[in-house]
RNA sequence: GGGUUGGUCGUCUAAUGGGAAGACACUGCUCUUGCAAAGCAGAAAUGCAGGUUCAAUUCCUGUCCUAUCCA
Numbered sequence: 001g002g003g004u005u006g007g008u009c010g011u012c013u014a015a016u017g018g019g020a021a022g023a024c025a026c027u028g029c030u031c032u033u034g035c036a037a038a039g040c041a042g043a044a045a046u047g048c049a050g051g052u053u054c055a056a057u058u059c060c061u062g063u064c065c066u067a068u069c070c071a
Base pairs, nucleotide, nucleotide: 001070002069003068004067006065007064010024011023012022013021018054026042027041028040029039030038047063048062049061050060051059
């Protein structure tokens, strides 16, 4: 330098055009003498910039980062 894969709450993983989900973690409440556990509730995310579309996590382009292959 070229090819391929991936980028989503703090972490891990879904969602393949039409309401962004789950687990752990965090906060609050209930329970307890207290803590833990359990139950309930809540906050929090689509790498960035454009384009297509009535509508984009999804499709297209560029770019950044990570992994891998070739040279």